[in-house]
The RNA shown here (transfer RNA) has 71 nucleotides and comes from Trichonephila inaurata madagascariensis. Model confidence (mean pLDDT): 84 of 100. Rfam family: tRNA. Rfam classes the family as a transfer RNA. NCBI's taxonomy places the organism under Eukaryota, Metazoa, Panarthropoda, Araneae, Trichonephila inaurata. RNAcentral holds the sequence, with entries from ENA and Rfam.
RNA sequence: GGGGGUAUAGUUCAUUGGUAGAGCAUUCGACUGCAGAUCGAGAGACCUCGGUUCCAACCCGGGUGUCCUCU
Numbered sequence: 001g002g003g004g005g006u007a008u009a010g011u012u013c014a015u016u017g018g019u020a021g022a023g024c025a026u027u028c029g030a031c032u033g034c035a036g037a038u039c040g041a042g043a044g045a046c047c048u049c050g051g052u053u054c055c056a057a058c059c060c061g062g063g064u065g066u067c068c069u070c071u
Stems, first nucleotide, its partner, number of pairs: 001070007010024004018054001026042005047063005
């Protein structure tokens, strides 16, 4: 330098163009002598810029990060 994949919650991952979910973690409550385990409730995210569309996390293009591969 060429080609390809990928970017969603603190973390690991889902999400068929129509108000984004789960496990773990975290906060509060119940339980407990204290804690753990368990149960209930809550907070928390679509990398960035543009395009297509009535509607974009999702489709298209640019940028950036990251991984694989060729030389």